[in-house]
RNA sequence: CGAGUCGGCCGGGCGGUCGCGUCGGCAUCCCCCGGGGUGUCGCCGAGGAACGUCCGGACUCCGCAGAGCAGGGUGGUUGUUAACGGCAACCCGGGGUGACCCGCGGGAAAGUGCCACAGAAAGCAGACCGCCGGCGGUCUUCGGACUGCCGGUAAGGGUGAAACGGUGAGGUAAGAGCUCACCAGCAUCCCGGGUGACCGGGAUGGCUCGGUAAACCCCACCCGGAGCAAGACCAAGCAAGGCGGCUCGCGGCCCCCGGGUCGUGAGGCGCCGGCGCAGGCAUUUGAGGGCUGCUCGCCCGAGCCUGCGGGUAGGUCGCAAGAGCCUGCCGGCAACGGCAGGCCGAGAUGGAUGGCCGCCGCCGGUGCUUCGGCACCGGGCACAGAAUCCGGCGUACAGGCCGACUCGUCCG
Numbered sequence: 001c002g003a004g005u006c007g008g009c010c011g012g013g014c015g016g017u018c019g020c021g022u023c024g025g026c027a028u029c030c031c032c033c034g035g036g037g038u039g040u041c042g043c044c045g046a047g048g049a050a051c052g053u054c055c056g057g058a059c060u061c062c063g064c065a066g067a068g069c070a071g072g073g074u075g076g077u078u079g080u081u082a083a084c085g086g087c088a089a090c091c092c093g094g095g096g097u098g099a100c101c102c103g104c105g106g107g108a109a110a111g112u113g114c115c116a117c118a119g120a121a122a123g124c125a126g127a128c129c130g131c132c133g134g135c136g137g138u139c140u141u142c143g144g145a146c147u148g149c150c151g152g153u154a155a156g157g158g159u160g161a162a163a164c165g166g167u168g169a170g171g172u173a174a175g176a177g178c179u180c181a182c183c184a185g186c187a188u189c190c191c192g193g194g195u196g197a198c199c200g201g202g203a204u205g206g207c208u209c210g211g212u213a214a215a216c217c218c219c220a221c222c223c224g225g226a227g228c229a230a231g232a233c234c235a236a237g238c239a240a241g242g243c244g245g246c247u248c249g250c251g252g253c254c255c256c257c258g259g260g261u262c263g264u265g266a267g268g269c270g271c272c273g274g275c276g277c278a279g280g281c282a283u284u285u286g287a288g289g290g291c292u293g294c295u296c297g298c299c300c301g302a303g304c305c306u307g308c309g310g311g312u313a314g315g316u317c318g319c320a321a322g323a324g325c326c327u328g329c330c331g332g333c334a335a336c337g338g339c340a341g342g343c344c345g346a347g348a349u350g351g352a353u354g355g356c357c358g359c360c361g362c363c364g365g366u367g368c369u370u371c372g373g374c375a376c377c378g379g380g381c382a383c384a385g386a387a388u389c390c391g392g393c394g395u396a397c398a399g400g401c402c403g404a405c406u407c408g409u410c411c412g
Stems, first nucleotide, its partner, number of pairs: 001408010012360007020045002023042008047383001051394002054392005059227004066296004071223005076090005091105001092103004106218002111216002113212003128157002130153010165183006184208001186205008231317004241272004246267010275309007288300004324343008361381001362379007
């Protein structure tokens, strides 16, 4: 200098001016326990992915809560975490010169299925061309040529992604782990290293039983359900009101110091009833409901179910102080954990954070260049917006910056 691998960060800044949202202070007005309006001042006000809704949880309710089957998830080991299918480190296998990258990483000897075409044959197979032995036949230039049947064989050739270990030697009628040497694989045993998955070494043995489970399946481990539109509280309204009594106000009538009676309004009290109509069932011999889909078992239960219709969809809480963040030290290869100190970063609800101006930054183009860069022109400049919250994973991203490592070339 070039090529590559891995990791991290930013993603506009400053000033002015007008304008938004929650909260707080001050002043003032209205209302009158409360609260509301106006003005002014102040703190704070979208993300690293807020996206996807793919996982895991916190929290809320069922609910005080069980067993089995089904169903779902994960799949090397160890560690980490609230947990995870996450993350870290390592093991094994594969790719790469390498830094590094990839892995739906348990089981094919429990069973079932599949392996096209080609090939004789692709799960216990198989003989196309061959090789060897035996019994023949036809022709003959008597050297031999062609050919049928039976038996043995899988070393050679061919097909294929893959053909039932490889190389060499011996042996054989010809061959074959038939035998032997070395190697690979498998099984058993022993030694060493490691927490472990595994790694290294040695001995013995029979010779040597493809692939595929991201096919069904088997094995091991794990798993209640629903979800902030969860859930809690307040108010209002309708298609209920009825009966009886008391107190007070108003009005009419009667009688006349005042009282009686009728109507109506308001406020209490007591009883019945609880949105209306119809049908069915049931009231402890349990209708109906809950515990996941089913079964068992357990629990709630006096009204419930079905159809048609009416009213309400308002307000408050949940709602942001957390498995939180920052700094330093310690432990650990790391992920991460511990200790100490410090900080408080939106909470909306048709849903706020924007407009304009100037300068700088960045990007693109043109020209120039002493190669440091300069001048001019153009461009608002990536992906994209909270809605209960958090830990991950996946996806999108103009442009820019930083670090470590590998390989190649050149110079010293």
This is a predicted structure of a 412-nucleotide RNA (Bacterial RNase P class A) from Actinoplanes sp. NBRC 103695.
The sequence was found by an Rfam model in a public genome assembly.
Taxonomically the source falls in Actinoplanes (Bacteria, Bacillati, Actinomycetota, Actinomycetes).
Rfam family: Bacterial RNase P class A. Rfam links the family to the GO terms ribonuclease P activity, dimeric ribonuclease P complex and tRNA processing.